[in-house]
Context: one part of a larger RNA
RNA sequence: UUGCAGUUAAAAAGCUCGUAGUUGAACUUCAGGCCCGACGGGGUGGUCUGCCUCACGGUAUGUACUAUCCGGUUGGGCCUUACCUCCUGGUGAGCCCGUAUGUCGUUUACUCGGUGUGCGGGGGAACCAGGAAUUUUACUUUGAAAAAAUUAGAGUGUUCAAAGCAGGCAUAUGCCCGAAUACAUUAGCAUGGAAUAAUAGAAUAGGACGUGCGGUUCUAUUUUGUUGGUUUCUAGGAUCGCCGUAAUGAUUAAUAGGGACGGUUGGGGGCAUUAGUAUUCAGUUGCUAGAGGUGAAAUUCUUAGAUUUACUGAAGACUAACUACUGCGAAAGCAUUUGCCAAGGACGUUUUCAUUAAUCAAGAACGAAGGUUAGGGGAUCAAAAAUGAUUAGAUACCGUUGUAGUCCUAACAGUAAACUAUGCCGACUAGGGAUCGGGCCAUGUUCAUCUUUUGACUGGCUCGGCACCUUACGAGAAAUCAAAGUCUUUGGGUUCUGGGGGGAGUAUGGUCGCAAGGCUGAAACUU
Numbered sequence: 001u002u003g004c005a006g007u008u009a010a011a012a013a014g015c016u017c018g019u020a021g022u023u024g025a026a027c028u029u030c031a032g033g034c035c036c037g038a039c040g041g042g043g044u045g046g047u048c049u050g051c052c053u054c055a056c057g058g059u060a061u062g063u064a065c066u067a068u069c070c071g072g073u074u075g076g077g078c079c080u081u082a083c084c085u086c087c088u089g090g091u092g093a094g095c096c097c098g099u100a101u102g103u104c105g106u107u108u109a110c111u112c113g114g115u116g117u118g119c120g121g122g123g124g125a126a127c128c129a130g131g132a133a134u135u136u137u138a139c140u141u142u143g144a145a146a147a148a149a150u151u152a153g154a155g156u157g158u159u160c161a162a163a164g165c166a167g168g169c170a171u172a173u174g175c176c177c178g179a180a181u182a183c184a185u186u187a188g189c190a191u192g193g194a195a196u197a198a199u200a201g202a203a204u205a206g207g208a209c210g211u212g213c214g215g216u217u218c219u220a221u222u223u224u225g226u227u228g229g230u231u232u233c234u235a236g237g238a239u240c241g242c243c244g245u246a247a248u249g250a251u252u253a254a255u256a257g258g259g260a261c262g263g264u265u266g267g268g269g270g271c272a273u274u275a276g277u278a279u280u281c282a283g284u285u286g287c288u289a290g291a292g293g294u295g296a297a298a299u300u301c302u303u304a305g306a307u308u309u310a311c312u313g314a315a316g317a318c319u320a321a322c323u324a325c326u327g328c329g330a331a332a333g334c335a336u337u338u339g340c341c342a343a344g345g346a347c348g349u350u351u352u353c354a355u356u357a358a359u360c361a362a363g364a365a366c367g368a369a370g371g372u373u374a375g376g377g378g379a380u381c382a383a384a385a386a387u388g389a390u391u392a393g394a395u396a397c398c399g400u401u402g403u404a405g406u407c408c409u410a411a412c413a414g415u416a417a418a419c420u421a422u423g424c425c426g427a428c429u430a431g432g433g434a435u436c437g438g439g440c441c442a443u444g445u446u447c448a449u450c451u452u453u454u455g456a457c458u459g460g461c462u463c464g465g466c467a468c469c470u471u472a473c474g475a476g477a478a479a480u481c482a483a484a485g486u487c488u489u490u491g492g493g494u495u496c497u498g499g500g501g502g503g504a505g506u507a508u509g510g511u512c513g514c515a516a517g518g519c520u521g522a523a524a525c526u527u
Stems, first nucleotide, its partner, number of pairs: 004498003007479002012495001014366001016364002021359003025252002031080009041070007049060004085132007095122011136198003139193002142190002151182002155165002167176003208245003212242005218236003256356001257353003261348002264345002269341004275319002279315006286308001290301002327334002371412006381405001385401004423494003427486002430470003435465008444457003474481002500527003509520004
C1' cells in the first nucleotide's frame, strides 16, 4: 500500500502563484483467405466384451479401438503494400535438374513409368563462427542459479505421539529400498511475448534506399622470375557532388489548455476630481431660565446668556435611504460624481497554436482588526486614566470627561470563529421555479414617429455565475447533505492535516521581527 478519518467528535495551510516531485486525451497491423498440426466435445456408422433375445435388434461398459462429418480452443507457416537484420566462410537434412547403373512393368524402340544405388550441379534460414550493424527501458512468461535447519509435504509402527531419517527381508559367508518433492518474492543472468506505460525518429531534410555515375581521402593481400621504389588496376573503410527510386516525409483538432478578435459586464484595482447630509467648533442673530443625562439621580454647562432658533464659515471623518438570500474580487475586501490608466470574468467565433496540462515540498506575492516606527492630521468615537451613580463591595454594566488609537503617507508585523468551521482539478448521478451576465429565436408588446436600427418589456432555448425549494435512488452517529452521493461491491489525479483528555501551542533549540510576538515544536508527570 491493500485499507482509516478531516462540516459539527482530533484533523483542509487565510489566499494565490510556483520549482523539484507525482499524475497526465485519443490515434499508428485491424481484418480476411489457404495449408499443416495438437487438445478435448458432439452426431452417424463399424469392431471388441458382457447381458437380454428364436431372430431382427436392443441395452450397458465406454478410462476401449477406429472411419467420416460438424463446430470449438490453441500453436506454426504462406498470401492480401506487411522483414524473418545483412554480409562472408563452413557443415548438412529434405527438394529440383542432369548423368551412370541394378530391377519391375511397358513399348517397334534407352520408348515411357515406378523403385533402389553412385556421381556432378543448382538452391536453401537447420546450425557453426567471423564481421557489419542495431532506438532504449519498464512489464510479463519460461529456465538456470539461489546453503542447511525451519515451513508445506512423500515414505517409514520412534509401543503411540512430539520426533528421527531411518529401515525392511530371509535363502543372513548376505540381499534390498530410502534419505523424495514443493515453496523460496527484491536485485542480477538467459529466454518467448509485444498488450499496457514511457522513450527516440524525416521539417532550414545535414532524411532513407541504389542495378547507379564521378570526385576527395585512407588502408594493402595476391599477381607481374627475385629484391627495392613509384604508379595504376583490384579489394575494403570514410566522405562529398550528381542522377535515379518512393503514394517520398508534418496524425486528430480533446464538451483539455493557451492565444487573437468582437460587443459587453461588474459597489474589481490605481491616480486625480467632485458631491451629500450629519457631527463638533467658531462668528453673527433672536428669546429667555434653565439645560444635560438617567430606571431614578448626580457629576457637568448656565443672566459673563447655557440649551434652543436663524444665517454663515471651518475642520476632519463617513458615504444613509436605493441595498436585495443581488454584483465583483485569489482571499482579505469593495458602494457619492466625473475623467484617465492598465487588468479580469463569462459569452460569441466554420479564427489560431497543438499537449503547451492538473496538483504542488522549497521559494514568493497579497493578507481584516489590533500593534510598532517616522512624518502629517486630529471632527467623531474611544482602550488607559479621572470622576458621578449603582452595589454588601464594583477597580464593571449606566452617566460625564478623556489620552493613545481611530484618518492619510512611508515602512514593519503576518495573525482572526482569516468560517461555507467543508482543499484544488476532472467525470457521472434529479425534479423545479426564480435571479445576475452573455448569446440565439419570435409575422410577439411598446416609446420616438414618419419608416427602420437600437433601447425597454413578454415568451422560449442555451452557456457561465450567487443562491433557493421539493425529494432521497444515495450518504451519515445524527443534525443534515445534489454533495457531506457514485466507500467492506473499498483504486480518477494530486497536495495538506489528525490519532484519548490534560501538561501545551508550554519548555528548549533553530529561525524571522525594532518590539509585541510569529513559524517550527517536545518530554517528564497526570488521568